[in-house]
This record gives sequence, C1' cells and structure tokens, in this order.
RNA sequence: UAUCUUCGGGGCAAGGUGAAAGUCCUUACCGGCGGUUAAAGCCCGCGAGCCAAUUACUGGUUGAAUCGGUGAAAUUCCGAUGCCGACGGUUAAAGUCCGGAUGGGAGAAGAUA
Repeated sequence: UAUCUUCGGGGCAAGGUGAAAGUCCUUACCGGCGGUUAAAGCCCGCGAGCCAAUUACUGGUUGAAUCGGUGAAAUUCCGAUGCCGACGGUUAAAGUCCGGAUGGGAGAAGAUA
C1' cells in the first nucleotide's frame, strides 16, 4: 500500500399542572471518534444530522465554559458554578419516547499478500 474480517452512542427515577406530557414546570440522567506536554460533550479537527448538487462518495452547513487549586505541563485532572444537544412523528412543545436505522459512520482491533 492492497484485500478481507470483527467491533464501532448513552440517557427522564421522583414530584407538579392538565382531559391529554418519558415532550411543559421542579428536578433527574447522558456524553461517538482522532488529536492535544496530562485523562476533554462545551480547545482543534472528524463523524452523524441538515441543505445543495448528482454519482466524484463532491461542496456547504453544523451546539455549548468560566473561575479557583495542584503541577514542569491540564479551557482535559481536582473543587465550584454554568452551558449545549439534527430531522420526521406524537391527544401537548422531546438531548432522553417512537421512526428512517437489522441503516450509515469518524475510527479501533485483527488477518492475509
């Protein structure tokens, strides 16, 4: 480098209002992949999703953090207080329910030449 195999996303407990809510309110819970002097949802980038084009797997778009401490080094650890979360559906508005999806996928591990 080529071919192949396997793996590859988590989460509303409890209470309130209501005819009706896992969707609202109090509150609870969750965090893909690679990188980074040291471990990251919110630092950099990628994937997913969305939009366009039309088969080149292309282009565009895509959320959120501060303060203090330790240290040689941390927006990654510790402490505190915050913030963010595609599209379609639904007796009522969804990061958590159902669906596209037994899909796709950044990538990880392995095998063979």